[in-house]
RNA sequence: UUACAGGGCAGGGUGCGAUUCCCGACCGGCGGUAUAGCCCGCGAGACCUUUGGUCUGAACCGAUGAGAUUACGGUGCCGACAGUAAAGUCUGGAUGAAAGUGA
Numbered sequence: 001u002u003a004c005a006g007g008g009c010a011g012g013g014u015g016c017g018a019u020u021c022c023c024g025a026c027c028g029g030c031g032g033u034a035u036a037g038c039c040c041g042c043g044a045g046a047c048c049u050u051u052g053g054u055c056u057g058a059a060c061c062g063a064u065g066a067g068a069u070u071a072c073g074g075u076g077c078c079g080a081c082a083g084u085a086a087a088g089u090c091u092g093g094a095u096g097a098a099a100g101u102g103a
């Protein structure tokens, strides 16, 4: 320089109205490390004094092993902002931006 770089409410209940409430379902960026949404760090988002800074969610137990909060077993938990019947999944900023990966 150039290319790439985010996935997801099926089926039901209530209601005038809800993919937002309830039952249930589905999804998981990037780097590190024994293979990670919940460990360490980064990005995205918001704010500010803007080469940066601050804020920003979630996991325990068991067994195996040299080593695993990462694979296996069990039981849980989390998810920006704006719109709207209250949203991780719809619509929107975004055919955007970026951690990073390839050439």
Base pairs, nucleotide, nucleotide: 001103002102003101004100011023012022013021025089026088027079028078029042030041031040032039037077038076045055046054047053048052059075060074061073062072081092082091083090
A computed fold for a 103-nucleotide RNA from uncultured Eubacterium sp., annotated as FMN riboswitch aptamer (RFN element). The source organism's lineage runs through Bacteria, Bacillota, Clostridia, Eubacteriaceae and Eubacterium. Model confidence (mean pLDDT): 88 of 100.